[in-house]
RNA sequence: CCUUCAGUGGCCUAAUGGAUAAGGCGUUGGCUUCCUAAGCCAAAGAUUGUGGGUUCAAGUCCCAUGUGGGGUG
Numbered sequence: 001c002c003u004u005c006a007g008u009g010g011c012c013u014a015a016u017g018g019a020u021a022a023g024g025c026g027u028u029g030g031c032u033u034c035c036u037a038a039g040c041c042a043a044a045g046a047u048u049g050u051g052g053g054u055u056c057a058a059g060u061c062c063c064a065u066g067u068g069g070g071g072u073g
Stems, first nucleotide, its partner, number of pairs: 001073001002071005010025004018056001027043005049065005
């Protein structure tokens, strides 16, 4: 250089082009307990890598771009 895949809360993972992007772990607060752990309840936390395009509607489709992984010579 060519080719291919990935990217979504702090971490991991969902979401057929259509509801306010869902869940687990973790974090914080509360309940419980003599204390901790466990358990239960609640809350916060995402402009879905970036910039454009298509569409009534985009995490999803298209283009460009940057990052990381694989393959080829």